[in-house]
The RNA shown here (SAM riboswitch aptamer (S box leader)) has 98 nucleotides.

């Protein structure tokens, strides 16, 4: 890099440094942000792996991950008069494989 598979409406910061952007990409929308963005550290959460035994909405927090808004919403297909709903695709994360 690619493939398979599971999950993708739960949860989690009035901290320190930092100093202008951020919400994956394209487009449209809608938001967050000097009452401090990204990033780093610390802290926290507990999805998968892992460990434990009391086997359960359990504990731990070692690996990965995560800590505004459903993956912020829409884009494709179907239903519908519409609002909207369902599904897919794409993305993200884990585990396994190549």
């Nucleotide at each position: 890099u690619c493939c398979u598979u599971a999950u993708u409406u739960c949860g989690a910061g009035a901290g320190a440094c930092g100093g202008a952007g951020g919400g994956a990409a394209u487009a449209g929308g809608c938001c967050c942000u000097a009452u401090g963005a990204a990033g780093u550290c610390c802290a926290g959460c507990a999805a998968c792996c892992u460990a434990g035994u009391u086997u359960a909405u359990c504990u731990a927090a070692g690996g990965u991950g995560c800590u505004a808004a459903a993956u912020c919403c829409u884009a494709c297909a179907g239903a519908g008069a519409a609002a909207u709903c369902u599904g897919a695709a794409a993305g993200a994360u884990g585990a396994g494989g190549u």
Of the family's consensus pairs, 97% are formed in the model. It was read from a public genome assembly, where an Rfam model found it. The coordinates come from a structure-prediction model, not an experiment, and the mean pLDDT is 81.